[in-house]
This is a predicted structure of a 264-nucleotide part of an RNA (large-subunit ribosomal RNA, domain VI) from a Bacillota bacterium. Rfam family: Bacterial large subunit ribosomal RNA. RNAcentral holds the full RNA, with entries from ENA. The source organism's lineage runs through Bacteria, Bacillati and Bacillota.
Context: one part of a larger RNA
């Protein structure tokens, strides 16, 4: 812009894309075959490689605004305690997220058409013949079957809701204009995302931040008391400081506005 009036949601599947692997051990059966050596077809279970996809409960990684130890220097008058800088100064951890090496979980079953190939029937040709006419069987393969995307599918598709039929010009098509329903804008943020888009929130609100609390993480704060000649240690006290997790809670801060949008 279109989808013959304007909106919101759900949705039908044209049509596209993805997956489609492989192996080992058993059991059938030491059978059938073979003279032995060996040794199956068919059919059935177990387990395992790669390779997807999804997830963070478990095992780890990662974690430059979490804890903690610690060296040199400088600072804060000193002690204490603390900042700063030195690859994050070094060094031992670690939440959320994101992540494999951790975890689930897929390849199929099934139904159709059929390829090479095996048949029934059966003629041309009194026989014979799967083919001429019919009819059956049959591959990791073809189409459906699984998972995705999908009406710009121009044949533009269904369904369910919501709005109504304004004003001025003008014969009418139109054109301008104010609004309906819904929509953008602009604030607030997101397990969304370069940007846009998407998604939730907007005082009739728990959207985000803050606080409480819990969770998890570090791993015993300062300060003062005992205790030792002292380096330290011990108590108070699972202390004390804590990003991102959950939940409560209107204290912050989304006020307050502003453009659009139908008349069939």
């Nucleotide at each position: 812009c279109g989808g013959a009036g304007g909106a919101c949601c759900u949705u039908u599947g044209a049509g596209g894309g993805g997956g489609g692997c492989c192996g080992u051990u058993c059991c059938u059966a030491g059978u059938a075959c073979g003279a032995g050596a060996g040794g199956a077809c068919c059919g059935g279970a177990a387990c395992g490689g790669a390779c997807g996809u999804a997830c963070c409960g478990c095992u780890g990684g990662u974690g430059a605004a979490c804890c903690g130890g610690u060296u040199g220097u400088u600072c804060c008058g000193c002690c204490c305690g603390g900042a700063g800088c030195a690859c994050a100064g070094c060094c031992g951890g670690g939440u959320a997220g994101c992540c494999a090496a951790g975890u689930a979980c897929g390849g199929g079953a099934g139904g159709g058409a059929g390829a090479a190939g095996c048949g029934c029937u059966g003629a041309a040709a009194g026989c014979a013949u799967c083919u001429a006419a019919g009819c059956g069987c049959g591959a990791a393969g073809c189409c459906c079957g699984c998972c995705c995307c999908g009406a710009g599918a121009g044949g533009a598709g269904a369904g369910g809701u919501c709005c109504c039929g304004c004003c001025g010009g003008g014969a009418a098509a139109c054109c301008g204009g104010g609004u309906a329903a819904g929509a953008c804008c602009g604030c607030c943020g997101g397990g969304a995302g370069a940007c846009g888009a998407c998604c939730g929130g907007g005082u009739g609100g728990a959207g985000a931040g803050g606080u409480u609390c819990g969770g998890g993480g570090u791993g015993g704060a300062a300060g003062c008391g005992c205790c030792g000649c002292a380096a330290g240690g011990c108590g108070u006290g699972g202390a004390g400081c804590c990003g991102a997790c959950g939940a409560a809670u209107g204290c912050u801060c989304a006020u307050c506005g502003g453009u659009c949008g139908a008349g069939g």